[in-house]
């Protein structure tokens, strides 16, 4: 200097003005409304995110089920460890990729069973097409997996013996299983008698094994209720309209209960959350001490417009019960640490 890799940040800023939600002070109306409650006005105060998103997991929360287990269905699959839990993340092991810093990785079981392996090939797994070898006058029969050809995949590799002619037949070396010994908490690693080697692949194909799940989701739900069903009591020698009044006509009061429409309230946002230092751990994460409070609407607010600067037109994108991952989308900057390559000292 370039190309790269990892861990972390930040996501235009400051100011004027007008506007919007929320909270909290404080004036009006009282002409909305039975009530809760709401209207207007001025002041301070706060007012998206790193992914709010997708809704794919996992958990808090709420209702409704539920004596235990079990079938069914779903996840999930190396070992160890964090966590409230996870399919999330951390540290290892194999295994794959890079010159490297380093990254990916759903990685149990094929000898319980079943199914599949297009085309090509004789054959896709109790191989015999073409060569070889023997026998046979031939026709044909046996023997052979070394050699040809197919295919992604073809029956341990490869050299010597050996043999009719080949074969792990036998033998070294690798490969592969592998009692046992060493190292690890384990995955597993190193070593190794001993075994001709017997059993292709393919479970994100059915399956088989362990291991974990109750459903539904803030429109859950819980309180108060105008309406309007339905019960119970008292009251009938009663009260109301119509009418001048009398006949006469018509209609019911009052209380509690009790589900509950409309509206209202509550969940709502002080949280397994968040800054800062400390101490433990390689880390994930635990703790401790100190701080600050940091949107809560319900039709659904968080803009707009100038002016100035810069990294110079600022990208992806807008909460809706909350958290904890996961995956997606993003102009671009910045810090911290490490790689190679090439210069120069």
């Nucleotide at each position: 200097u370039g190309a790269c890799c990892g861990c972390a940040g930040c996501a235009g800023a400051u100011g004027a003005u007008c506007g919007c939600g929320c909270g909290c002070a404080g004036g009006c109306a009282g002409a909305c409304g039975a009530a809760a409650g709401g209207g207007u006005c001025u002041g301070c105060g706060u007012g998206a995110g790193g992914a709010a998103a997708g809704u794919c997991c996992g958990g808090g929360c709420u209702u409704c089920a539920u004596a235990g287990g079990g079938c069914a269905g779903g996840a999930u699959g190396c070992c160890g460890g964090a966590u409230a839990a996870c399919g999330u993340c951390c540290g290892g092991u194999g295994g794959g990729g890079g010159u490297g810093a380093c990254c990916c990785u759903a990685a149990g079981g094929a000898a319980a069973g079943u199914g599949c392996a297009a085309c090509a090939g004789a054959a896709a797994a109790c191989a015999a097409c073409c060569g070889c070898c023997g026998c046979u006058u031939a026709c044909g029969c046996g023997g052979u997996a070394a050699g040809g050809g197919u295919g992604a995949a073809a029956a341990g590799g490869c050299g010597a013996g050996g043999u009719a002619a080949g074969a792990g037949c036998u033998c070294a070396c690798c490969g592969c299983a592998g009692a046992c010994c060493u190292g690890g908490u384990a995955a597993c690693a190193g070593g190794g008698a001993u075994g001709g080697c017997u059993g292709u692949g393919u479970a994100a194909a059915c399956c088989c094994c362990a291991u974990c799940c109750g459903a539904a989701g803030c429109a859950a739900g819980a309180c108060c209720g105008c309406a309007c069903a339905g019960g119970a009591a008292c009251u009938a020698u009663g009260a109301g309209g119509c009418g001048g009044c009398c006949c006469g006509u018509c209609u019911c009061g009052u209380u509690c209960c009790g589900g509950g429409u409309a509206g209202g309230u509550c969940g709502c946002u002080u949280g397994a959350g968040c800054c800062u230092g400390g101490u433990g751990g390689c880390g994930a994460c635990a703790u401790c001490a100190g701080g600050a409070c940091c949107a809560g609407a319900u039709a659904g607010a968080u803009g707009a417009u100038c002016a100035u600067c810069c990294a110079a037109c600022g990208a992806c994108a807008g909460a809706a019960c909350c958290c904890g991952g996961c995956u997606u989308a993003c102009c671009g900057c910045u810090g911290c640490g490490g790689u190679c390559a090439c210069a120069a000292c």
Bacterial RNase P class A, 345 nucleotides, folded computationally. The model forms 95% of the base pairs in the Rfam consensus. It was read from a public genome assembly, where an Rfam model found it. Its mean pLDDT, the model's own confidence on a scale to 100, is 75.